[in-house]
Background:
A computed fold for a 130-nucleotide RNA from a Sphingobacteriales bacterium, annotated as SAM riboswitch aptamer (S box leader). Its mean pLDDT, the model's own confidence on a scale to 100, is 79. The organism belongs to Sphingobacteriales, within Bacteria.
Order: sequence, then structure tokens, then C1' cells
RNA sequence: CUGUUAUCCAGAAAGGUGGAGGGAUUAGACCCUGCGAAGCCUUAGCAACCCUUUGCCAUUUGCGCAGAGAAGGUGCUACAUUCUACCUGCAACCGCCGGAUGUUCCGGAUGUUGCAAGGACAAAUAACCC
Repeated sequence: CUGUUAUCCAGAAAGGUGGAGGGAUUAGACCCUGCGAAGCCUUAGCAACCCUUUGCCAUUUGCGCAGAGAAGGUGCUACAUUCUACCUGCAACCGCCGGAUGUUCCGGAUGUUGCAAGGACAAAUAACCC
């Protein structure tokens, strides 16, 4: 690097240095940024994946269940992973076809838009395998 599993709507800062970009890639949008971007350093914080620990179940092994902790290993500290782009569902709108009949109603197929609706892909993080 590839692979497997889990998470992915929450949370959490300031200073120094630096000097123009950044928000993963492609495309589109939107946002941050000389009132100082990315990167690097220092301190602080968030969280609980590994970790430490208690109880239960099992008894052979813990891919088990429920809690506590935060020394250590990571990670993170604008906007949901900033949003969308692939599928499904729902709603609205424009016209088309058919039926009923009377200025409306019902059914069918398509297109556009929207949805913190669901899923998938991709990314990211941790642990394991290698």
C1' cells in the first nucleotide's frame, strides 16, 4: 500500500513563525482567508478507537454485555465528511396519454426541482491481519 471490522448529524483553543492559499481527488456550487490561508513549533482542550480498571455472562478461546478512568499510543479542535453529482422513496411543478363527466376528479408514463428521507460509492480515523 492492499484487505477486514467499527465509526462517520456530537464535541473541542490560543500564541509564535510563515506569507497565499485552503475546505481529499474530478465537476458544479457555497464558504473561509493580508482583521493573515497552507505548513511548522509551543501550550491548552475535545473524544474514548487502542489502553488502564470494575462487575456480569462464558469457562477454552473472549470479535460478549454494562460501567468507571484518562498516565501512555493515535486522532481531532469553521460550515454534517461544507453540499451535490449513483440508486430508491416521498412531495411539488410543467406539459403528454387514457377514463369518468362538467370546468373538476381518478389512473399511467416521462422531465425538472426539493427533502437532517433511506442506502451505496469515495474519503477520513482507529484496531487487526500482512